[in-house]
Order: sequence, then C1' cells, then structure tokens
RNA sequence: CGACCGGGUCGGACAGCCGCGGACGCAAGCCGAAAGGCUGCGGAUGAGGAAAGUCCGGGCUCCACAGGGCAGGGAUAACGGGUAACGCCCGCCGAGGGCAACCUCAGGACAAGUGCAACAGAGAGAUGUAGCCGGGUUUCCCGGUCAUAGUGAAAAGGUGCGGUAAGAGCGCACCCGCCCCAUGGAGACAUGCGGGUGCUGUAAACUCUAUCCCGGAGCAACGCCGUGGAGGGACAUAGGUUCGCCCGACCGUCCCGAGGAGGCGGCUUGAUCCUGCGGGCAACCGCGGGACUAGAUAGAUGGCUGUCAAGACAGAACCCGGCUUAUAGACCCGCGUCGCCAA
Repeated sequence: CGACCGGGUCGGACAGCCGCGGACGCAAGCCGAAAGGCUGCGGAUGAGGAAAGUCCGGGCUCCACAGGGCAGGGAUAACGGGUAACGCCCGCCGAGGGCAACCUCAGGACAAGUGCAACAGAGAGAUGUAGCCGGGUUUCCCGGUCAUAGUGAAAAGGUGCGGUAAGAGCGCACCCGCCCCAUGGAGACAUGCGGGUGCUGUAAACUCUAUCCCGGAGCAACGCCGUGGAGGGACAUAGGUUCGCCCGACCGUCCCGAGGAGGCGGCUUGAUCCUGCGGGCAACCGCGGGACUAGAUAGAUGGCUGUCAAGACAGAACCCGGCUUAUAGACCCGCGUCGCCAA
C1' cells in the first nucleotide's frame, strides 16, 4: 500500500424566519348540570437504531378458578455459566468451511418398538440371480457361499496376509465406528500399542428420553366522576288535581339507580441511563456518585431560505428484555489476518 476479519459509534451539520404538541408559571374571561374543558401571554422540552414484523420472554389489568394424582397438549435439545425470564447472550466441546484472522450448525436416541426406502435389482434388512465349491438318480436336483459379477443413493466395517472344497472377522496385523475401562478435565470431551464388539439409512416419520411450561383476554385492558333518565323505594291525621267525603290514581318532594353520551386517570422513574472503582476470559454482577431523557388521544415532533453535504431505511400510541427484517454514507478500535513493496 492492497484485500479482508472481528467489535463499536454516528446516521445530515450550522444560522435565520414561520408554525405545531407541551410540563410549568401569570392573568382574567368564556363554555358545561357536573366532571372538566377552551381562549391569551411566557415557556423547560419534543421520535428510532430499528419507533417496523408482532416471532419469543416478562411486567401490568380484568374475568374465571377448592386441593392432589393420572391422562393430554406445547416448547427446547452437546456441556458450563449469565439473566427477572427466554427459544436470548457469553464461554467452551464436537462437526463442517476458510491459507489465515475467523465464520456456520434444526448438534439427544434408529442397539425399545413400529413405519418408510421410488426406479433398477434375486434380495432394501436380511437374500441366493449369475458365478464358484461339494454331492446326486446329471438338459436338472440338493447343500455350502458373498469372496466375484450385476442393480442401486445405499448390499453384511476397509486393506493385506493366512486359511478353506469354495468361502467367510474364521484367524492375525494395521486402520475405522460403537461400548466398557484407565488417565486428564467442573463438564461436554480428549488421549491410550488396555479389553470387548461389527449394528443399513431415515426421528423438519410415528415414537422414546430429559428439562421447562399449562384457563382466557388484552391499554379500544382496566379504574374513577357522571346531568338527564328506564325502573325501584319512602312520604306525617300534612300539600295540589280528580263534584263533596273515603279508597285509589296522577302530580309533587326526597332517596337509590346497571349500561350508554361526555370527562379524567391508566401514561411514563424504569429489571432506566451516564460515570468511577472492584470481581469475572466473557456474557454479566457488586458498591459509590450523578442525570431525568416524547407522552399525544384523531393523534404534535414540521415548513421555508442561506452555506456545506448530497445521503439511506424509516414515524412513538401501556411499558421493559431479546430476536428477525430494512438501512446510503461517515468515523473509531484491535501490538487482528493474508499478500506485495521498501529499509
């Protein structure tokens, strides 16, 4: 210098003018039955790294619900840790990829049982088509055999030597897989010239094993205020109307009153953020100090001008931790990797 690898930060900047939401303050006025709202002036402050998909894990709220067991359903899947929790994160193991930095993994069990394996092939889970070998009553039959041929994605661990009638882990040597043992490790696992054994593949097939979970709905949840009013109750030797009187009815007075209109809350201080020190390889944890960082409700967060730059994906609606997806460009870090050149 070039090509990369891993991690992180930002993601239009500055100035001027105009506007919108708005904690809070000031001042009265108006609307409303009330709750409360509106208007004026000033005004802290006002979108994201994903606010998105709504895929996981929680908080919160209401409805339902005696307790225990079995059955059933769902999720996850090497091992150890982190976390409120997770299917997330970190570390590590194994397998695969890359010269390397490093990256990827839907990574339990088919030796519990069942199913499936197209076409081809004799045979697809245990066989006898051709061939080979032995025997016989010899165009054929009986027995042995997977070594050879042939089929297939896959055919009885691989290579070699011995062995045999021909063959065969039948025996032996080396290699491969699995189980046991020994040693090391917290463990997955690794190593072993220790022992045994040779089992087709397939579980994003049923199934089995282990662990965890188990009612429903979601902020349009839900709580509070609530005029009128369906309806209900009370009313004295009392009131009004009903020709007089009594009963009754209606009115009247007072009280209760579900849901709805309307209004307010829920609403943003939180497993929060920044920083210093300590622990840990790390995820993360502990202690101290500091900060308050949108909260609307038809929904504000914008527009224009100038200079620079040209520049993406994209707009909160109860909140938090993750994952996934979209994203132009700029910058930083690592005594990171490989290659070339020079000294």